[in-house]
Context: one part of a larger RNA
RNA sequence: UUGGGCGUAAAGCGUUUGUAGGUGGAUUUUUUAGUUCGCCAUCAAAUCCCAAGGCUCAACCCUGGACAGGCGGUGGAAACUACCAAGCUGGAGUACGGUAGGGGCAGAGGGAAUUUCUGGUGGAGCGGUGAAAUGCGUAGAGAUCUGAAAGAACAUCAACGACGAAAGCACUCUGCUGGGCCGACACUGACACUGAGAGACGAAAGCUAGGGGAGCGAAUGGGAUUAGAUACCACAGUAGUCCUAGCCGUAAAUGAUGGAUACUAGGUGUUGUGGGUAUUGACCCAUGCAAUGCUAUAGCUAACGCGUUAAGUAUCCUGCCUGGGGAGUACGUUCGCAAGAAUUAAACUC
Numbered sequence: 001u002u003g004g005g006c007g008u009a010a011a012g013c014g015u016u017u018g019u020a021g022g023u024g025g026a027u028u029u030u031u032u033a034g035u036u037c038g039c040c041a042u043c044a045a046a047u048c049c050c051a052a053g054g055c056u057c058a059a060c061c062c063u064g065g066a067c068a069g070g071c072g073g074u075g076g077a078a079a080c081u082a083c084c085a086a087g088c089u090g091g092a093g094u095a096c097g098g099u100a101g102g103g104g105c106a107g108a109g110g111g112a113a114u115u116u117c118u119g120g121u122g123g124a125g126c127g128g129u130g131a132a133a134u135g136c137g138u139a140g141a142g143a144u145c146u147g148a149a150a151g152a153a154c155a156u157c158a159a160c161g162a163c164g165a166a167a168g169c170a171c172u173c174u175g176c177u178g179g180g181c182c183g184a185c186a187c188u189g190a191c192a193c194u195g196a197g198a199g200a201c202g203a204a205a206g207c208u209a210g211g212g213g214a215g216c217g218a219a220u221g222g223g224a225u226u227a228g229a230u231a232c233c234a235c236a237g238u239a240g241u242c243c244u245a246g247c248c249g250u251a252a253a254u255g256a257u258g259g260a261u262a263c264u265a266g267g268u269g270u271u272g273u274g275g276g277u278a279u280u281g282a283c284c285c286a287u288g289c290a291a292u293g294c295u296a297u298a299g300c301u302a303a304c305g306c307g308u309u310a311a312g313u314a315u316c317c318u319g320c321c322u323g324g325g326g327a328g329u330a331c332g333u334u335c336g337c338a339a340g341a342a343u344u345a346a347a348c349u350c
Stems, first nucleotide, its partner, number of pairs: 003322004007304002012318001014201004021194003025088001027086002031082001033081002035077006042070002049065003053061002091191001092188003096183004103177007110154001114150004119145003125136002163168001206247006215241002220236002223233001258317006266295009276285001299306002323350003332343004
């Protein structure tokens, strides 16, 4: 390489938009490039294979033939792919009528708690632990009651619930704005799927500049524990955590499961939205579409398990894997302020 694979054994890019490329619904027509059939020419000999023959046999030698194909020319065929032209509506999209939502951005408002400060009451402890101590406190702490300020986060509702491509998203209200789903069928008429490169977004930590700083809290300090204790416990506490502008581009970025389409038993919940029967109405009964759970048949799987939200049955496109270590390292290159990120070996060894 062929092949075989990728939930957990090596292996799905963190997610998405989309260029090239690959692939692509159904009908009729054109052309004949692919395709297919015939003929011609050619692919030296030897070799390989087959059938005879010659060395006493064999290896070996010699004669003849063929398979499997390739390339070129020529003449047909027109089903399929492709091309040309035209029309179709089922895929896709637009418009219309509804609808749910912590989807996003910005602004405004709110209460509980915490800490600090001010004042009152009061007068000896408080705090913390397995037990203590460091710590705070007669310069009046802790407790309790007024008042004020600040920053961060939004209890209950809350759910195996919603939304979002993922990261993620929840106090309340307002403005702007993206997407989904359902229903009717009006319009366009294959406009589709995937997607190398490329672009965009991307938790936390970290970085730059300017703010902010209540609580928590890497580092650090002293207190304990211990043989020691650079820890676990406790008292303090800086960066940080928060905001604005920019960078970084990584995570067990997980469903450890790429995307799209079609098909393949059921049962039972939840969310959104329809139509039907029934009723005064709710409930109930059977039921459609979309989403999200549990259970389970066939099938699959090494097993665990998956099982219409597939890891089943198939097709298309894409990424990745190929024994362990060395190593996601070195070197080189690109990006970055840096930290580092991306790409990514070999020797050697088992």

Description: Small-subunit ribosomal RNA, central domain from Sophora flavescens, 350 nucleotides, folded computationally. The organism belongs to Sophora, within Eukaryota. The prediction has a mean pLDDT of 87. Rfam family: Bacterial small subunit ribosomal RNA.